[in-house]
Context: one part of a larger RNA
RNA sequence: UCCUGGUCAAGGAACUCGGCAAAUCACUCCCGUGCCUUCGGUAUAAGGGAGACCCCCGGGCGUGAAGAGGCUUGCCCUCGGAGCGUUGGGGGGUGGCACAGACCAGGGGGUAGCGACUGUUUACCAAAAACACAGGUGCAUGCGAAGGCGCAAGCCGCUGUAUAUGCACUGACGCCUGCCCGGUGCCGGAAGGUUAAGAGGAUCCGUCAGCCCCUUUUGGGGUGAAGCGGUGAAUUCAAGCCCCGGUAAACGGCGGUGGUAACUAUAACCAUCCUAAGGUAGCGAAAUUCCUUGUCGGGUAAGUUCCGACCUGCACGAAUGGCGUAAUGAUGGCCAGGCUGUCUCCACCCGAGACUCA
Repeated sequence: UCCUGGUCAAGGAACUCGGCAAAUCACUCCCGUGCCUUCGGUAUAAGGGAGACCCCCGGGCGUGAAGAGGCUUGCCCUCGGAGCGUUGGGGGGUGGCACAGACCAGGGGGUAGCGACUGUUUACCAAAAACACAGGUGCAUGCGAAGGCGCAAGCCGCUGUAUAUGCACUGACGCCUGCCCGGUGCCGGAAGGUUAAGAGGAUCCGUCAGCCCCUUUUGGGGUGAAGCGGUGAAUUCAAGCCCCGGUAAACGGCGGUGGUAACUAUAACCAUCCUAAGGUAGCGAAAUUCCUUGUCGGGUAAGUUCCGACCUGCACGAAUGGCGUAAUGAUGGCCAGGCUGUCUCCACCCGAGACUCA
C1' cells in the first nucleotide's frame, strides 16, 4: 500500500449523479392492521407483546398395570384407572449483558411516471418503458380454401371447414374512439378514350423473264408480268391506365388574416382568404415544452429534480389508440421515518498478497 472480513465515541446521508456499499429487519405464537380496490386483494400491511431453565397446579391425546366382577374357562368379556409417553395452559421461582442467545432468517412507508398481470429477450457490456400475452378490430378464405414450401411430383394448412384458418394493427379491465375519400393504396364498375403481341393485308420497294431505244461488238439506258424477298396503312383485339363510385381499427391528413363588449384586458360575435377536411372528447412545460430553472402553489433554512395547478400544445390527441385504473415490477423519478464508517474523520483488529530487510 492493496484485498477478504470484524469493531468503533459523538453525529446520522452532512457522502454521492444517486443511500452505491454497508447496516437495520428476519423464526413461531398472540394482539392488531389504513388508503384504495376489479371485493380476489392490498397484507407477513403498518405497529405492538411473548419466547431459556426449574418447581407446583389442573387439562387434552396415546398406551394401559395392579385390582374387582362375569361366564360360554378363553392369549375371553366388562369395570378400573396406576405408571409411562406426548402436547398446550395457569401460578411461582432461578441464572446471564443478551433466552427465535450459534447457523439459518422479509427492512418498512408515502407519492406520481411507464408497462395491466405470470412470462420472453441482445449465449459473451443493455432484462427494459422493448417482445409476447389474454381481450379488441379489420381484411382474406366455401374447401383440390385462402396462404406457404417445392422446377415438379408432392406436402403443410388439416385427417381441420367460417365459433375454422391465414395476414395486419391494437394490447387486461373501465369510459371512449370525433372530422376528412382531394392524394396514395385496396375493392367494385363497365359506356367511352388510350393500348401489346397476334390477325389483317392496302401501298411502296428490291430482284427479274419479256419488250423498247442507243451502240460495230463488249456494253449502256428505259419499261417491267408472275414468282420470291422486303416494307407494312386501314381494320380487329385483353388486362392495365384514364374515367365513375366505395373504403380511414387502409397509408395518411385534421388552417390563416383583420376587427369587435360602457376602466383595462380578453373576445362569446363579425368579416375575409384558402382547404378533401380544418383537431372533437380527454389530456397538457408531459418519457412530448425550444424559449425554460415558464408562472403560481406544496414540500426544504435554501429544490434546474419531485408533486398539484395554469394553458402561451416551438412540435399531445383518440386501436402508429386517447384518458383513467386495483394488483404487479432485480423498471426510471421524488419524499420522509428506521438504520448505519457513505460521510465529518479517521482509528484499530484477524488473515492473504505486494514491498523492504535477512
Record summary: This is a predicted structure of a 358-nucleotide part of an RNA (large-subunit ribosomal RNA, domain IV) from a metagenome. The RNAcentral record of the full RNA draws on SILVA. Its Rfam family is "Bacterial large subunit ribosomal RNA". Its family is annotated with ribosome and structural constituent of ribosome in the Gene Ontology.